Record summary
The part of an RNA shown here (large-subunit ribosomal RNA, domain IV) has 325 nucleotides and comes from Aphanocapsa feldmannii 277cV. It was read from a public genome assembly. Model confidence (mean pLDDT): 88 of 100.
[in-house]
Context: one part of a larger RNA
RNA sequence: CUCUCUCUAAGGAACUCGGCAAAAUCGCCCCGUAACUUCGGGAGAAGGGGUGCCAGCGAGAGCUGGUCGCAGUGAAGAGUCCCAGGCGACUGUUUACCAAAAACACAGGUCUCCGCUAAGUCGCAAGACGAUGUAUGGGGGCUGACGCCUGCCCAGUGCCGGAAGGUUAAGGAAGUUGGUUAGCGUAAGCAAAGCUGACGACUGAAGCCCCGGUGAACGGCGGCCGUAACUAUAACGGUCCUAAGGUAGCGAAAUUCCUUGUCAGGUAAGUUCUGACCCGCACGAAAGGCGUAACGAUCUGGGAGCUGUCUCGGAGAGAGACUCG
Numbered sequence: 001c002u003c004u005c006u007c008u009a010a011g012g013a014a015c016u017c018g019g020c021a022a023a024a025u026c027g028c029c030c031c032g033u034a035a036c037u038u039c040g041g042g043a044g045a046a047g048g049g050g051u052g053c054c055a056g057c058g059a060g061a062g063c064u065g066g067u068c069g070c071a072g073u074g075a076a077g078a079g080u081c082c083c084a085g086g087c088g089a090c091u092g093u094u095u096a097c098c099a100a101a102a103a104c105a106c107a108g109g110u111c112u113c114c115g116c117u118a119a120g121u122c123g124c125a126a127g128a129c130g131a132u133g134u135a136u137g138g139g140g141g142c143u144g145a146c147g148c149c150u151g152c153c154c155a156g157u158g159c160c161g162g163a164a165g166g167u168u169a170a171g172g173a174a175g176u177u178g179g180u181u182a183g184c185g186u187a188a189g190c191a192a193a194g195c196u197g198a199c200g201a202c203u204g205a206a207g208c209c210c211c212g213g214u215g216a217a218c219g220g221c222g223g224c225c226g227u228a229a230c231u232a233u234a235a236c237g238g239u240c241c242u243a244a245g246g247u248a249g250c251g252a253a254a255u256u257c258c259u260u261g262u263c264a265g266g267u268a269a270g271u272u273c274u275g276a277c278c279c280g281c282a283c284g285a286a287a288g289g290c291g292u293a294a295c296g297a298u299c300u301g302g303g304a305g306c307u308g309u310c311u312c313g314g315a316g317a318g319a320g321a322c323u324c325g
Stems, first nucleotide, its partner, number of pairs: 001320008010311002014309001019306001027051005036041001038145001052067006068072001080304007087296002092104002108143007120129003146291004151221003156218002158214005165209003171203002175199006183190002222240005249283001250280001261277005
């Protein structure tokens, strides 16, 4: 010097990205216990007191008296607590071997498909699952307890419905036409039937066009100019564009670039935090919006206690390192 421990005056987070680590709390009995709340909870909230031994009494719990120590759950094992906010309701699941989470799942909500030889899935098939089930069932998508809610747009895309018209395949097909040649003709040539090619009016489904519907389908949800008797601002007006121009709620946010926005709180001092404001670069309503008790080895800020984290080091034990062997 390294590792694992023990102790440490005064201070007590000044350490640090951050109380990381350590310290502290800890059993049992009694008293006592707030906001909030889904009335279950929160709660072991918090915060106090007691705790050994001996004697007497008592059914016991215990009561009374005595008594020892610095210390009585006498060693060991055995919650730190509080305040506020974000996210996710919760218990659960996950990256076997760097991530346990705000990710996944979840009960609940909603849309959609499927009438049973179901839809869907695996397989070339036979066959199997679905299911020895039958719409209070099964498959798929999205959302994610609960509470209050979930606005406008169907122009585009998708899906569903419609069938009048337009377009449209193979196939069919009246007809037109070429080759071949019985026959006719002196010849040029004409030419039946059959066979074989080409063209072909017309006929011909779905689809597409078309007409409607549909957003908890994919998605989308404006610009400029002016205006009030200080100023400022604009309830109001004008105009252009659109399918419609973002409603409620929330908002410098897990979203805010400018930005350490501004104000307030907390601190002596606060790029973080909390409450507000709204100028939302670029929130917004089941890719759900806003709340929410309980829950969380979650994330963020603050406080009490506590401490060698630190001021700032020191002492000690053991194991290494080092020397000898």